[in-house]
RNA sequence: UCGAGGUGGAGAGUGGCGAAAGGGUGAGUAACGCGUGAGCAAUCUACCUCUAAGUUCGGAAUACCCCGCGAAAGUGGAGCUAAUACCGGAUGUGGUACCUCGUCGCAUGGCGAGGCUAUUAAAGGUGGGGAUCCUUCGGGACCUGCUGCUUGGAGAGGAGCUCGCGUCCCAUCAGCUUGUUGGUAGGGUAACGGCCUACCAAGGCAUACGGGUAGCCGGCCUGAGAGGGUGACCGGCCACACUGGGACUGAGACACUGCCCAGACUCCUACGGGAGGCUGCAGUCGAGGAUCAUUCGCAAUGCGCGAAAGCGUGACGAUGCGACGCUGCGUGGAGGAUGACGGCCCUAGGGUUGUAAACUCCUGUCAUGAGGGAACAGCCGGCAAAGGGAUAAUACCCCUUCGCUCCGAUGGUACCUCAAGAGGAAGCCACGGCUAACUCUGUGCCAGCAGCCGCGGUCAUACAGAGGUGGCGAGCGUCGUACGGAUUUACUGGGCGUAAAGGGCGCGCAGGCGGCCAUGUAAGUCAGAUGUCAAAAGCCCGGGGCUCAACCCCGGAAGUACAUUUGAAACUAUAUGGCUUGAGUAUGGGAGAGGGAAGUGGAAUUCCUGGUGUAUCGGUGAAAUGCGUAGAUAUCAGGAGGUACACCGGUGGCGAAGGCGACUUCCUGGACCAAUACUGACGCUGAGGCGCGAAGGCGUGGGGAGCAAACAGGAUUAGAUACCCUGGUAGUCCACGCAGUAAACGUUGAUCACUAGGUGUAGCGGGUUUUUACCCCUGCUGUGCCGAAGCUAACGCAUUAAGUGAUCCGCCUGGGGAGUACGAUCGCAAGGUUAAAACUCAAAGGAAUUGACGGGGGCCCGCACAAGCGGUGGAGCAUGUGGUUUAAUUCGACGCAACGCGAAGAACCUUACCUGGAUUUGACAUCUCGGGAAUUCUUAUGAAAAUAGGAAGUGCCCUUCGGGGAGCCCGAUGACAGGUGCUGCAUGGCAGUCGUCAGCUCGUGUCGUGAGAUGUUGGGUUAAGUCCCGCAACGAGCGCAACCCCUGCCCGUAGUUGCCAACAGGUGAUGCUGGGGACUCUACGGGGACUAUCGGUGUGAAACCGGAGGAAGGUGGGGAUGACGUCAAGUCCUCAUGGCCCUUACGCCUGGGGCGACACACGUGCUACAAUGGGGCGGACAACGGGGGGCGACCCUGCGAGGGGGAGCGAAUCCCUGAAACCGUGUCUCAGUUCGGAUUGGAGUCUGCAACUCGACUCCAUGAAGGUGGAAUCGCUAGUAAUCGCGGAUCAGCAUGCCGCGGUGAUACGUUCCCGGGCCUUGUACACACCGCCCGUCACACCACGAAAGUUGAUGAUACCCGAAGUCGUCGGGCCAACCGCAAGGGGGUAGGUGCCGAAGGUAUG
Repeated sequence: UCGAGGUGGAGAGUGGCGAAAGGGUGAGUAACGCGUGAGCAAUCUACCUCUAAGUUCGGAAUACCCCGCGAAAGUGGAGCUAAUACCGGAUGUGGUACCUCGUCGCAUGGCGAGGCUAUUAAAGGUGGGGAUCCUUCGGGACCUGCUGCUUGGAGAGGAGCUCGCGUCCCAUCAGCUUGUUGGUAGGGUAACGGCCUACCAAGGCAUACGGGUAGCCGGCCUGAGAGGGUGACCGGCCACACUGGGACUGAGACACUGCCCAGACUCCUACGGGAGGCUGCAGUCGAGGAUCAUUCGCAAUGCGCGAAAGCGUGACGAUGCGACGCUGCGUGGAGGAUGACGGCCCUAGGGUUGUAAACUCCUGUCAUGAGGGAACAGCCGGCAAAGGGAUAAUACCCCUUCGCUCCGAUGGUACCUCAAGAGGAAGCCACGGCUAACUCUGUGCCAGCAGCCGCGGUCAUACAGAGGUGGCGAGCGUCGUACGGAUUUACUGGGCGUAAAGGGCGCGCAGGCGGCCAUGUAAGUCAGAUGUCAAAAGCCCGGGGCUCAACCCCGGAAGUACAUUUGAAACUAUAUGGCUUGAGUAUGGGAGAGGGAAGUGGAAUUCCUGGUGUAUCGGUGAAAUGCGUAGAUAUCAGGAGGUACACCGGUGGCGAAGGCGACUUCCUGGACCAAUACUGACGCUGAGGCGCGAAGGCGUGGGGAGCAAACAGGAUUAGAUACCCUGGUAGUCCACGCAGUAAACGUUGAUCACUAGGUGUAGCGGGUUUUUACCCCUGCUGUGCCGAAGCUAACGCAUUAAGUGAUCCGCCUGGGGAGUACGAUCGCAAGGUUAAAACUCAAAGGAAUUGACGGGGGCCCGCACAAGCGGUGGAGCAUGUGGUUUAAUUCGACGCAACGCGAAGAACCUUACCUGGAUUUGACAUCUCGGGAAUUCUUAUGAAAAUAGGAAGUGCCCUUCGGGGAGCCCGAUGACAGGUGCUGCAUGGCAGUCGUCAGCUCGUGUCGUGAGAUGUUGGGUUAAGUCCCGCAACGAGCGCAACCCCUGCCCGUAGUUGCCAACAGGUGAUGCUGGGGACUCUACGGGGACUAUCGGUGUGAAACCGGAGGAAGGUGGGGAUGACGUCAAGUCCUCAUGGCCCUUACGCCUGGGGCGACACACGUGCUACAAUGGGGCGGACAACGGGGGGCGACCCUGCGAGGGGGAGCGAAUCCCUGAAACCGUGUCUCAGUUCGGAUUGGAGUCUGCAACUCGACUCCAUGAAGGUGGAAUCGCUAGUAAUCGCGGAUCAGCAUGCCGCGGUGAUACGUUCCCGGGCCUUGUACACACCGCCCGUCACACCACGAAAGUUGAUGAUACCCGAAGUCGUCGGGCCAACCGCAAGGGGGUAGGUGCCGAAGGUAUG
């Protein structure tokens, strides 16, 4: 190095077993799929256990290798070889088929025994032995052990099939079905069966059929339970494996990681062909609001194979990721007050964070570091030993016991010890109510919040932030979902008169329910037992293991169910027999618009004919259209035709309801009463069904007088498609059909029973009564009213129930959408019946209450109307406002209830506005510091404010004589001052208005569930809730009235400045003087008037009417006085004040301007338009008031405003102060004037620093509009309106305004209407309260649903065509090793062909 043999390893292969288990998913499935309980006498079962018997003799192939084809996947041909692979023969314990017998059973039948014949099996491997035999000396036969194999029987576990019961929604799915239902025969299967085929019969099912959705269960979540929801994890069953179809193999599959075919998709390709199936474990991509590692290990548990070692196992065991859930633990403990700092709040004192921190003393979990360090490990195997079994055997083999040894993924993990140190470890949500927890700031219906109610428009506990607080805590909050609350689908456990809800009414099939007595049965019912021991897990109870717990383990109990069985017999049911009270029948009566048909009658309307007759008639709120001289209306006579039936007539009658009304006849239904007889539960209700069913409508044919939709005309009206009028067609009427609805209502289903009464009425009886009527008592039936208990949310119902019970039917479940759409069905149509959803709202609704309101009612007031007088609105002027203008024209007030208002007086001031010039602790207050008496005079600049100087000059109090203090002034600092800046919708106060209207309330009681009522309403009466009477109310308060003031009469007291009768004096004259208190008057105090008195009315009341007396009479007249409340009415510009804003300015000072503008509009006034007047002259009479920086006589002067003097008077003394209208007289003579005085020119006076912007007055001159005022509108009822003058406040000056005063001095039938108000009542969909509420169209945008010529996709059905794979049948001429045969060949098989079926595909379908 080669060859052979052996052994071991590796690869390919043969063979066996397993790949039908385990793992995944829930697409399909509404089904014997699942659950539960039964059955198979209609079945199968590999491996495992037990048991009986056997295990014999042969034969033919194949992987390998060689040669081809193909890119590959793969495949063809030639030649070898083995088996427990394959094939044939033998034997037959048995099995199967057939026959007989026994026995048993719920039918078919089961089981057992016996018998003839037929048929039917097998495979070996391996360890040891060496006595006997053979040997090729390796060994074999043989003996023995183990393990296989074959035929049976039994078992265990598993599977298949069948049946009872249970198992979602839609009836807008009501009929479905032809292998459909059954039979006979055959086939097929492990097995029954239309499972399949042929033939026969015509059945079968009905919550079927159809549609939608869904795996089912143990359980899980919720709930007191009953239920409701659900089917993750774990466990049982089923189904599926890319989609559809199919078979093969096998004990088992029609098979997740097997095969064949078709389809879709992806990949490879040399374009000819091929490959694939993560709903296994990880992982990737996509989608999505969203869900993990391409980890470790077979150590454990389990499974498969194997004799075993062992191998395999993404089953499984572990670890990782995710606060996804449950559980345990930590982030420190104790002490610590001056209650620190800081933050936040604040009533500025303080409070709170808060023993919290700091600080002191401790502890040591978790995390960190170091050291130690498990259990789960028991087997099996190996080594050694002992004992036993089997055997010929001390081999081998098997079993048992003990010792040692081998094996750990998690893992150096759990756990233990040590070290160090409070060191590394807290967030989230909420704080308006529900609901535990409150303040500040910012914001200003913005930004935002919100589960519901709802917050936010300048003080937000609701937004945002902060501080604080509450809750939970390694979590917290949100979102989604389920149940609960929800007795809101009501079984437990609801309703239907008016809230949603009784069918329009009846008849009646099915169904449900059903009188009394007796007997039987035992289905329901009740009780016991047995089985499933109703799988395990879970829940519950007890015990145990991880330090506890979560978690896990063991035991028990429970589990309302089903099945079988034993018993009971009251009730229900059922069977039989009986009963009469429910129901019905028969007899005798009377009542009735009950129904149908035929006939008849009178009244009225209209029309026609004729007569009389002449101009209108008719109609209306008023008219017109219309009718009428061609003779209407009116009236008389006659006729025609159709309709409806006056009086009676009545909450009277009848009918099931709709409905029914002249009279007569015929036919006919029902109810009622009375008395007896009969039937013997014959009953009640009633889904569907059938019938009836007002008006209007439709069809066909008639009829048509009146009425009258549509229509026409006339009116009304802004319009008037209406209301009114004139006409008028369908229709109304009849016959026959259809329709089928109404507020078809008692908004009350039917039937039965029970539960106080009173009073009418209809029908029929009884009693009583001269047996006639009436009255009266009483029964039944019907129909009303009022009421008890009871019921009801209340209203109300109440023996005719809405009371108390029973039975059956119908119906309801927020409002709108909608009784609509779609579908179905009925109809000639119109339309009816059945009947949703999307979307949208936070209500819709009932009954009752209090108000308010009403073109509702009743009663009653007011200058509310009416009756009057005078105005406004037209003119000029004054004044206020709007508007406009302006540098500014400061601001407020806006229907009544803003507009001659704030303003009782804007040239400067006022003044808040504008422009310019100044000023900053300020013009003003307090405090601090310094200086000075205060103060007075004065210079310069300036428009002033102011700035810069000069001069004079010291008081009061205390004093220790130094000085200090008060007041005042100057300067400085900062606290602060200041603001007519905003908010009257943050407020106080004040005042306006309803309204000087008669109301508004309370306590107690009573009534009502309550809101609330009663009182306070009612009958009278009043100006009045004023008073009286009555009354479930009795009292009381605020209002009314009275008390107060003025005025009207009288008295007392008092008489100056007032008064003057008598007396006296005096004067030209005068209360001038003496004097007086009488009078007037003044101003104090009293009286007087109270319905007191008389008469009448009235309730013997309150009160009213009338009279007397009286100054005054019914509140004498006037004033003051304003209830509860309303108007977010007015005022932050009187004052006060919260909040906000400005602070060399939004403060403050000052010159000038503005508030006074002027095309216009409105309010309030003045003066007029003239003769009841204007002008001239003469003459008479008031009251309230005011006066010292005042009123000012008187004198002089001026035409005058006024001026110059100036007595008197702080005023019952003096003055303002001459009142005017009026009277007398004469003038004007109707005119834009002798009316009217605006405007303008000129000249003046006065006030004032100053009259230019911007005063008043005077004189002369000028002499506008205006000739009594449109629509409309205001005031006033007695000393009032109207008219005349006078005074005052404000004020330097300025009134036509305002507040007062007196002089002269007028009309109301009445309450229908307008306005406002009071009381009672009524309706209400109003409550911001009628200036309310609310409806419809249209325009634009958006949303949802329906319809729509069509168009598109998905799915299903039927018919036909084509027809893969494949089973089955058939042909099989091609091919073939095993058997027979010597061979030929046969038998048998098979490729292939073909037939039925058949997926996908195609075509068609009113």